[in-house]
RNA sequence: ACAAAGAUAGGUGUUGGAGUUCACCUCUAACCGCCCGCUGGGCAAAUGACUCCUACAACUAU
Numbered sequence: 001a002c003a004a005a006g007a008u009a010g011g012u013g014u015u016g017g018a019g020u021u022c023a024c025c026u027c028u029a030a031c032c033g034c035c036c037g038c039u040g041g042g043c044a045a046a047u048g049a050c051u052c053c054u055a056c057a058a059c060u061a062u
Stems, first nucleotide, its partner, number of pairs: 009026005016053006033043004
């Protein structure tokens, strides 16, 4: 350096990151929001869940 064997896993969960936890999927997959009168209009949310940080928005105080 090459080869073989064994071991270790990785990804996803509607807008960012981290930790914990749960669920799902194994690249042919999990997953890729909802509603209405649908060429248009409306609604929730930075989480699957909890906590923290960051961004954005509103209110109050200094």
Fluoride riboswitch aptamer (crcB RNA motif) from a Candidatus Acidiferrales bacterium, 62 nucleotides, folded computationally. It was read from a public genome assembly, where an Rfam model found it. Rfam family: Fluoride riboswitch aptamer (crcB RNA motif). Rfam links the family to the GO terms positive regulation of gene expression and response to fluoride.